[in-house]
RNA sequence: GGAGUCGGCCAGGCAGCCGCUGCGUUAAUGCGCAGAGGAAAGUCCGGGCUCCGAAGAGCGGGAUGCGGGGUAACACCCCGGUGCUAUAAGCGGCGCGCGAGCGACGCAAAGGCAACGAACAGGGCCACAGAGACGAGUCCCCGGUUUUGCGACCGGGGGGUGAAACGCGGCAACCUCCAUCCGGAGCAACACCAAAUAGGCAAGCGCCCGAGGUCUGCUCGACCGAGCUUGCGGGUAGGUGGCUUGAGCCGGGGAGUGAUUCCCGGCCCAGAGGAAUGGCUGCCAUGACGUCGACGCCGCACCCCGGCGAGCCGUCAACAGAACCCGGCUUAUCGGCCGUCUCCCCUU
RNA sequence: CCACCCGUAGCUCAGCUGGAUAGAGCGAUGCCCUCCGGAGGCAUAGGUCACAGGUUCGACUCCUGUCGGGUGGGCCA
Numbered sequence: 001g002g003a004g005u006c007g008g009c010c011a012g013g014c015a016g017c018c019g020c021u022g023c024g025u026u027a028a029u030g031c032g033c034a035g036a037g038g039a040a041a042g043u044c045c046g047g048g049c050u051c052c053g054a055a056g057a058g059c060g061g062g063a064u065g066c067g068g069g070g071u072a073a074c075a076c077c078c079c080g081g082u083g084c085u086a087u088a089a090g091c092g093g094c095g096c097g098c099g100a101g102c103g104a105c106g107c108a109a110a111g112g113c114a115a116c117g118a119a120c121a122g123g124g125c126c127a128c129a130g131a132g133a134c135g136a137g138u139c140c141c142c143g144g145u146u147u148u149g150c151g152a153c154c155g156g157g158g159g160g161u162g163a164a165a166c167g168c169g170g171c172a173a174c175c176u177c178c179a180u181c182c183g184g185a186g187c188a189a190c191a192c193c194a195a196a197u198a199g200g201c202a203a204g205c206g207c208c209c210g211a212g213g214u215c216u217g218c219u220c221g222a223c224c225g226a227g228c229u230u231g232c233g234g235g236u237a238g239g240u241g242g243c244u245u246g247a248g249c250c251g252g253g254g255a256g257u258g259a260u261u262c263c264c265g266g267c268c269c270a271g272a273g274g275a276a277u278g279g280c281u282g283c284c285a286u287g288a289c290g291u292c293g294a295c296g297c298c299g300c301a302c303c304c305c306g307g308c309g310a311g312c313c314g315u316c317a318a319c320a321g322a323a324c325c326c327g328g329c330u331u332a333u334c335g336g337c338c339g340u341c342u343c344c345c346c347u348u
Numbered sequence: 349c350c351a352c353c354c355g356u357a358g359c360u361c362a363g364c365u366g367g368a369u370a371g372a373g374c375g376a377u378g379c380c381c382u383c384c385g386g387a388g389g390c391a392u393a394g395g396u397c398a399c400a401g402g403u404u405c406g407a408c409u410c411c412u413g414u415c416g417g418g419u420g421g422g423c424c425a
Stems, first nucleotide, its partner, number of pairs: 001344004006339005012284007020035006037319001041330002044328005049186004056220004061182005066080005081116001082114004090107003094103003117177002122175002124171003134167001140157007190241004200232006212224003234424002248267008286317005292311001296308004349421007358374004367405001376392005398414005
């Protein structure tokens, strides 16, 4: 100097005017403060929180799956192992070309990927091809035994088919087994206030031989028990709390390879609810595109023509939008900045 | 919020206990028939199996993730 690789961060800024939501303040007008994201998304995992039986046992169901660690927990993250797998620049020989060069191939790092427990517990599947697909068996050759011979039996080897060929074959992203974990539901949870009435009709089941409820997918167990279920029809679809102080953020220090964790100090940072967080203008910054373009540079060549070009002007500016709250994963994303690691070339 | 389903030819659907080349009806196009059209007959074309990745020898089918569309449940009685 070049080429790649992995990770982290930002997500235009300032000012003015007009609005919206919440809080504080004021008698009121008003004033002050705060007001979306890295994914707020998908709702795919894990937790908090709330209610439901003493959520106890069993069954059923679900999830995970190399070893160790982290964590509230995880399917997440970190460290390590094993297996698979590239490729850039570069280098190497080869081919083409008059040549500059071009083309495929090989070598090749940091990296990338893994749903990497078990196929001697059992069941199931393995198309076509092949003699044969896990039951055994014999397509070809050789040797031996036997037979007059064809052939039969035993042993060894090989070709071919195929993903896999007798070898404890392959498939568990088929059932299953093993180990570990998980009770169920979800803020429309749940609590309170208010409103509403046709608590109607029909069918089915049940009334102690007991449906159903508390009650959670089912059962065990306890208590209650005359109504229950479905359809049609009807009514209300308002308010308050839950609701944002939290596994929280920032700075410093310690432990650890790291994920992470401990200590000290400081800070309070959206809470709407058919749903606020917006619009306009000006200036500055960045990038993309377009017009013009100094009598600049390049195309051998004055002019013509084409390209480059500081700058001026104009247009545009990514994905997207909280809804109980967190930790992850996945997906979308214009651009920009910073760093890690590796390889190569040149020079000294 | 929870539970679940679907996406295959222009349209409506089969196929989904993995097995070669994915089918059916309607429609489309061409030819025959007819004076013309319809009906009828014959033939043909038309598919990224929504998309992407994986498992497998092999994927429309199995698994995972996206995209689009749809259904049901939740108050009183």

This is a predicted complex of two RNAs, RNase P RNA and transfer RNA, with 425 nucleotides together. It holds a member of the Rfam family "Bacterial RNase P class A". Rfam classes the family as a ribozyme. Its mean pLDDT, the model's own confidence on a scale to 100, is 77.